Record summary:
A computed fold for a 491-nucleotide part of an RNA from an uncultured rumen bacterium, annotated as small-subunit ribosomal RNA, 5' domain. The full RNA is in RNAcentral, with records from ENA and SILVA.
[in-house]
Context: one part of a larger RNA
RNA sequence: GAACGAACGCUGGCGGCAGGCUUAACACAUGCAAGUUGAGCGGGAUUCAUUUGUAGCUUGCUAUGGAUGAUGAGAGCAGCGCACUGGUGAGUAACACGUGGGAACAUGCCUUUUGGUGGGGGACAACAGUUGGAAACGACUGCUAAUACCGCAUACGCCCUGAGGGGGAAAGAUUAAUUGCCGAAAGAUUGGCCCGCGGAAGAUUAGGUAGUAGGUGGGGUAACGGCCUACCUAGCCGACGAUCUAUAGCUGGUCUGAGAGGACGAUCAGCCACAUUGGAACUGAGACACGGUCCAGACUCCUACGGGAGGCAGCAGUGAGGAAUAUUGGGCAAUGGAGGGAACUCUGACCCAGCCAUGCCGCGUGAGUGAAGAAGGUUUUCGGAUUGUAAAGCUCUUUCAGAUGGGAAGAUGAUGACGGUACCAUCAGAAGAAGCACCGGCUAACUUCGUGCCAGCAGCCGCGGUAAUACGAAGGGUGCAAGCGUUGUUC
Numbered sequence: 001g002a003a004c005g006a007a008c009g010c011u012g013g014c015g016g017c018a019g020g021c022u023u024a025a026c027a028c029a030u031g032c033a034a035g036u037u038g039a040g041c042g043g044g045a046u047u048c049a050u051u052u053g054u055a056g057c058u059u060g061c062u063a064u065g066g067a068u069g070a071u072g073a074g075a076g077c078a079g080c081g082c083a084c085u086g087g088u089g090a091g092u093a094a095c096a097c098g099u100g101g102g103a104a105c106a107u108g109c110c111u112u113u114u115g116g117u118g119g120g121g122g123a124c125a126a127c128a129g130u131u132g133g134a135a136a137c138g139a140c141u142g143c144u145a146a147u148a149c150c151g152c153a154u155a156c157g158c159c160c161u162g163a164g165g166g167g168g169a170a171a172g173a174u175u176a177a178u179u180g181c182c183g184a185a186a187g188a189u190u191g192g193c194c195c196g197c198g199g200a201a202g203a204u205u206a207g208g209u210a211g212u213a214g215g216u217g218g219g220g221u222a223a224c225g226g227c228c229u230a231c232c233u234a235g236c237c238g239a240c241g242a243u244c245u246a247u248a249g250c251u252g253g254u255c256u257g258a259g260a261g262g263a264c265g266a267u268c269a270g271c272c273a274c275a276u277u278g279g280a281a282c283u284g285a286g287a288c289a290c291g292g293u294c295c296a297g298a299c300u301c302c303u304a305c306g307g308g309a310g311g312c313a314g315c316a317g318u319g320a321g322g323a324a325u326a327u328u329g330g331g332c333a334a335u336g337g338a339g340g341g342a343a344c345u346c347u348g349a350c351c352c353a354g355c356c357a358u359g360c361c362g363c364g365u366g367a368g369u370g371a372a373g374a375a376g377g378u379u380u381u382c383g384g385a386u387u388g389u390a391a392a393g394c395u396c397u398u399u400c401a402g403a404u405g406g407g408a409a410g411a412u413g414a415u416g417a418c419g420g421u422a423c424c425a426u427c428a429g430a431a432g433a434a435g436c437a438c439c440g441g442c443u444a445a446c447u448u449c450g451u452g453c454c455a456g457c458a459g460c461c462g463c464g465g466u467a468a469u470a471c472g473a474a475g476g477g478u479g480c481a482a483g484c485g486u487u488g489u490u491c
Base pairs, nucleotide, nucleotide: 001491002490003489004488006487007486008485009484010483013363014362015361016360017359018358019356020355021321026319027318028317030316031315032314035080036079037078040077041076047070048069049068050067051066052065053064054063055062056061057060087274088273089272097198098197099196100195101194102193105191106190110187111186112185113184114183115182116181117180118152120150121149127142128141129140130139131138132137158167159166160165172179173178174177201245202244207237208236209235212234213233214232215231216230217229218228219227249271250270251269252268253264254263255262256261276297277296278295279294280293299310300309301308302307327353329352330351331350335349336347337346338345339344366396367395368394369393376387377386378385379384400432402427403426404425405424406423410418435480436479437478438477439476440461441460442459446475447474448473449472450471456463457462
């Protein structure tokens, strides 16, 4: 000098664009953050209309029952989604990441091609009844539908094979034109696996290792493989640093620097890991699953003491910690996502608004004229000098802010949270808008008074003990400016 996710002190007008728990991966009240489909299914509360009985009577109204037609809430079965999005960086020195290769794999939805979609069966929810429990939640009996479940048939291609043979599928719906379903092949996309190389520290860590290194048989996986297992061999790694210890998410990048390099890894993007701590599997195309399940631990809460419930490192918000970091906001209008044929529903993703000078950028706080060089202040050698064209005065202007009126784009047909916002026009009046640090040298900027090695200053050198340009104040000046200084950190 530059930089910062900064903080602190003093000060503070406006706008645009960004950014905003770096600390306790500490604990969390409350609300919301993942649903959707009636064009898969059984069912149907409620409301309305028409009609027909009954009762009361105010003779056209009220109550109630039946039928028909609409409406279709809340649950349930079923399908798809919930593995995306969003958060955090605890762990991890590792094929985790980056880069370049590889072969033994899977891939829902999507695209292309091809073939098929025949005929049956038995249940379980919902529901009804009974019943246990304080609750959470159950138990028993009975009824029922399906694109739920299970056989049978068929299947070129598919799978297995000892090559003889064996095995394996489907689902319908409706407004009648579509859309589903099943087998197979290919593609695309996404993912799993293996390897070379690369990027940190310590030798005051020198030996480490028994599934360890390799082989054979078997198992397991979507897939190769000590991945697992039985047996056999005794290997394997290491001074080119194994092992151990401490630290750490990695990268694109960011900061600095002429570069080489050094430091860092906030925001944004890619990958990885995690979801109260530890472990495990289930379902599924995909998880060993943040807002799923089970077990164990710690903690919190409810309880009728028998037993139960919970997991903000989602968005807000609370407490705590801390020098320190925001609203319990609006909207699905746009973009994107899930479901649906669609209408649409959901979406704290997202788009916006709110708060904060946290940063960057832009603008303003007026312009011209004005010497009696006014008054006042400061200083003085008492003549003056300086503040100073500065002010006043005179002549103008109206950016920004304000008031009134109009008023978007963002939306290809409709639909605008932002928002009566941006912007435009008109109006009034210099009106509402300047501070902070420094002035001994480095280092731009000097005098007076007070103090008297005191009070104090200080980045270094050093100032202060009675004439202090170094302390405190004032006047003046210098620098930067809605900021200026200080502290911290990096180069």